Molecule: RNase P RNA; transfer RNA
Organism: Polyangiaceae bacterium
RNA sequence: UCACGCUGCCGAGGCGGUCGCUCGCCCUCGUUGGUGCGGGAGGAAAGUCCGGGCUCCACAGAGCAGAACGCCGGGUAACACCCGGUGGGGGAAACCCCGAGGAAAGUGCCACAGAAAACAAACCGCCCGGUCGCGACAGCGCCCGGGUAAGGGUGAAACGGUGGGGUAAGAGCCCACCGCGCCGGCGGUAACGUCGGCGGCACGGCAAACCCCGUUCGGAGCAAGGCCAUGUAUAGGAACGCUCGAGGGCUGCUCGCCCGAGUUCCAGGGUAGGCCGCUCGAGGCGCUCGGUAACGGGCGUCCCAGAUGAAUGAUCGCCAGGUGCCCCAGGGCACCCCACAGAACCCGGCUUACCGGCAGCGUCUGAAC
RNA sequence: GGUGGGGUAGCCAAGUGGUCAGGCAAUGGUUUGCAAAACCAUUAUACGCGAGUUCGAAUCUCGUCCCCACCUCCA
Numbered sequence: 001u002c003a004c005g006c007u008g009c010c011g012a013g014g015c016g017g018u019c020g021c022u023c024g025c026c027c028u029c030g031u032u033g034g035u036g037c038g039g040g041a042g043g044a045a046a047g048u049c050c051g052g053g054c055u056c057c058a059c060a061g062a063g064c065a066g067a068a069c070g071c072c073g074g075g076u077a078a079c080a081c082c083c084g085g086u087g088g089g090g091g092a093a094a095c096c097c098c099g100a101g102g103a104a105a106g107u108g109c110c111a112c113a114g115a116a117a118a119c120a121a122a123c124c125g126c127c128c129g130g131u132c133g134c135g136a137c138a139g140c141g142c143c144c145g146g147g148u149a150a151g152g153g154u155g156a157a158a159c160g161g162u163g164g165g166g167u168a169a170g171a172g173c174c175c176a177c178c179g180c181g182c183c184g185g186c187g188g189u190a191a192c193g194u195c196g197g198c199g200g201c202a203c204g205g206c207a208a209a210c211c212c213c214g215u216u217c218g219g220a221g222c223a224a225g226g227c228c229a230u231g232u233a234u235a236g237g238a239a240c241g242c243u244c245g246a247g248g249g250c251u252g253c254u255c256g257c258c259c260g261a262g263u264u265c266c267a268g269g270g271u272a273g274g275c276c277g278c279u280c281g282a283g284g285c286g287c288u289c290g291g292u293a294a295c296g297g298g299c300g301u302c303c304c305a306g307a308u309g310a311a312u313g314a315u316c317g318c319c320a321g322g323u324g325c326c327c328c329a330g331g332g333c334a335c336c337c338c339a340c341a342g343a344a345c346c347c348g349g350c351u352u353a354c355c356g357g358c359a360g361c362g363u364c365u366g367a368a369c
Numbered sequence: 370g371g372u373g374g375g376g377u378a379g380c381c382a383a384g385u386g387g388u389c390a391g392g393c394a395a396u397g398g399u400u401u402g403c404a405a406a407a408c409c410a411u412u413a414u415a416c417g418c419g420a421g422u423u424c425g426a427a428u429c430u431c432g433u434c435c436c437c438a439c440c441u442c443c444a
Base pairs, nucleotide, nucleotide: 001367002366003363004362005361006360007359008358009357010356013319014318015317016316017315018314019313021040022039023038024037025036026034027033042340046351047350049349050348051347052346053345054221055220056219057218061255062254063253064252066217067216068215069214070213071085072084073083074082075081086100087098088097089096090095101212102211106210107209108206109205110204123152124151125148126147127146128145129144130143132141133140134139160178161177162176163175164174165173179201180199181198182197183196184195185194186193187192225276226275227274228273236266237265238264239263240262247259248258249257269443270442283302284301285300286299287298288297289296290295321336322335323334324333325332326331327330370440371439372438373437374436375435376434379393380392381391387424395411396410397409398408399407417433418432419431420430421429
């Protein structure tokens, strides 16, 4: 140096001219208009997967149901995000990954194979005993009864593992170590770690199966919601109601609360216009303080898209870059200048897509010097 | 822009953890003068794609691609 790992950043290459598009301001009494001034896509604007702000509905109630999350501590407006740690797994290392509560509360499932799949089980094998048969008198064989989970075989998984003792053969039957569980000491906020003692094992796997435990969650969404204008048809049909109250809001249900004289549906008609919400915000940048960090406090400074068939573009010149050709000191000519993709109420995240480039820190299995 | 639902052979469609039913279509045969219908038989092609959980995934979870439906104003 290659390679690998981590972190951060950039991503029409830069500058200038001309012609447009859109928003705001200024000039103008005002429409038109103006050699006028300023702003004008992204790291993902995407998927809409989470969380919030905002708006309306009771400013938001109770219970059930439902949903989401799930090691510990912290950050935050909040989160399924981020930071730090614990445990487990991967890698030679830097480092990376984990939906990581409970299977000794209950229910359920574990196909095929296999003797047996969960209060275990005797197919083969091993051992003991008995009847019978054979025999060269060592024993062998069929059958029956019993013991045995050490061995074989099946399976994803076989009821602790390895070694020794023990036994008729065996077996936590006994012992050592490991694993597991319980208790205690110490360290740590905690998850957990570590040490000691006890228990002979009682506890297979699956909860991204039902479920249990803990925490959180009201519903809808800017087509929310509000105002104005234009225009039609107080037409027609059906159902339920008018205070003993339909229906609606506050949900899927029940309660409770509020509104309440019309409501809902079918069929049909009209308008396809404008304004507000709308962009200054948990905002960007710099310095500083606290914190390991995520992040927070303070000070200064800046204003940075608001379209609605939906703007953000086209072109020229110079410089830079890449590729090819030619003479080859260095130049000339031609072409290219590129990926993923484009705001739509706004933020914080996650995930996915992406030609390439830059910077910093780190590792040493390997290759070259 | 927002909100829901779906994807299983060429078409329709069942299956909610254990080698994916069924119908139409297709191919071959019987029948017929030739066809249609009917009957018999048959093969191949399927769980949109990629990961994860699990012994095992069409099914459960996550990501991704595609398709469909609904939601606007006036009364």